[in-house]
Molecule: Bacterial RNase P class A
Organism: Pseudomonadota bacterium
RNA sequence: CCAGCGGAACAGGGGACCGCUGGCCACGUGUGGCCGGAGGAAAGUCCGGGCUCCACAGGGCUGGGUGCUGGAUAACGUCCAGUGGGGGCGACCCCAAGGAAAGUGCCACAGAAAGUAAACCGCCCUACGUCGCUCCUUUGGAGCUUUGAAGGGUAAGGGUGAAACCGUGAGGUAAGAGCUCACGGGCCCCGGCGGUGACGUCGGUGGUCGGCAAACCCCACCCGGAGCAAGAGAAACAGGGGACCUGGGCGCUUCGGCGUCCGGACGGGCGGCCCGCUCGGAGUUCCUCGGGUACUCGCUUGAGGGGUGCGGCAACGCGCCUCCCAGAUGAAUGGUUCCCACCCCGCGGGGGGUGACCGCCGCGGGGGACAGAACCCGGCUUACGAGCCGCUGGGCCU
Numbered sequence: 001c002c003a004g005c006g007g008a009a010c011a012g013g014g015g016a017c018c019g020c021u022g023g024c025c026a027c028g029u030g031u032g033g034c035c036g037g038a039g040g041a042a043a044g045u046c047c048g049g050g051c052u053c054c055a056c057a058g059g060g061c062u063g064g065g066u067g068c069u070g071g072a073u074a075a076c077g078u079c080c081a082g083u084g085g086g087g088g089c090g091a092c093c094c095c096a097a098g099g100a101a102a103g104u105g106c107c108a109c110a111g112a113a114a115g116u117a118a119a120c121c122g123c124c125c126u127a128c129g130u131c132g133c134u135c136c137u138u139u140g141g142a143g144c145u146u147u148g149a150a151g152g153g154u155a156a157g158g159g160u161g162a163a164a165c166c167g168u169g170a171g172g173u174a175a176g177a178g179c180u181c182a183c184g185g186g187c188c189c190c191g192g193c194g195g196u197g198a199c200g201u202c203g204g205u206g207g208u209c210g211g212c213a214a215a216c217c218c219c220a221c222c223c224g225g226a227g228c229a230a231g232a233g234a235a236a237c238a239g240g241g242g243a244c245c246u247g248g249g250c251g252c253u254u255c256g257g258c259g260u261c262c263g264g265a266c267g268g269g270c271g272g273c274c275c276g277c278u279c280g281g282a283g284u285u286c287c288u289c290g291g292g293u294a295c296u297c298g299c300u301u302g303a304g305g306g307g308u309g310c311g312g313c314a315a316c317g318c319g320c321c322u323c324c325c326a327g328a329u330g331a332a333u334g335g336u337u338c339c340c341a342c343c344c345c346g347c348g349g350g351g352g353g354u355g356a357c358c359g360c361c362g363c364g365g366g367g368g369a370c371a372g373a374a375c376c377c378g379g380c381u382u383a384c385g386a387g388c389c390g391c392u393g394g395g396c397c398u
Stems, first nucleotide, its partner, number of pairs: 001394007010385001012340007020037008039370001043381002046379005051227004063223005068082005083097001084095004098218002103216002105212003120158002122154005128148002132144005166184006185209004189204006231297003237290001239288006245264008266280005304323008342367008351358002
């Protein structure tokens, strides 16, 4: 210098002008002053919890989730430390990693056959036929050999495949085969030692030998439902209904009223009518619907931030000090401009070093990512800018 691996932290700073929004304080009630005003992911809404309402004796069924060990935590599918397996030359990274000896099922394509099975080629046997040869006791028979079709055996060899019944050697056999034996490998079982444990290591005789459980399933553990549009308080004012009140008709009456039906809009005046104007009346109370709507609360002090001490390898825990840091609801947190800092490019200057190379200064030009709260936290995942620290593998120089 190049390529890479891991980690922590940041997310430009300051000023001027013009705005937006929450709280507090003033007064002349819409103005002024002061203070506060997005993120590491506010995102995806994928897990877990708080909070709220509903449900709930206990247990089971169904359903969902998790799945090596030990720990952390409010909880987790997260995190920490380990074990085992896999990848990388390496720094380092990845793994839903229980059970296939409970049962069922599946194994594409190719291949004969994908699991108590299977015969395509090859190999072997049997009986029959056949080309040829030899021999004999010669119308026949025996042996060897070529070849045909049939029946059967064989998983050693070829070939197919991601995978073909553990590997090598020997015995064995008609040919073969864990069929038998020796050595070796994996798994199960038993034991010793180490470890809290996963597991590691050593030994043993016995058993066994395809894979798949993010296939059903079995085993162990966990899980009530809905979500701030949760949930609580709660109008004004149109419309509708009942009762009381009231007007008219009819009936009854002891003349006080009662019952029933219809109605509650119209009536008077200005000249008779129309228009217009004006006066009086159009009542009281309850319920209902609009609507549990508007609005208010919930709402932001919290598993909180910063610092520090102790315990722990760590995640984290226990103390002490200190700080208050957005709460909007068509939804504020912005715009313009100047200076500084940062990065890139070009030009120039001046240094360090033996060198490969590396900083520094000046001028000019350019650039600033991903993205935005909506009840609140803990995680995961995804998006994204520049620099810093440590480490790995190469190259160049000395």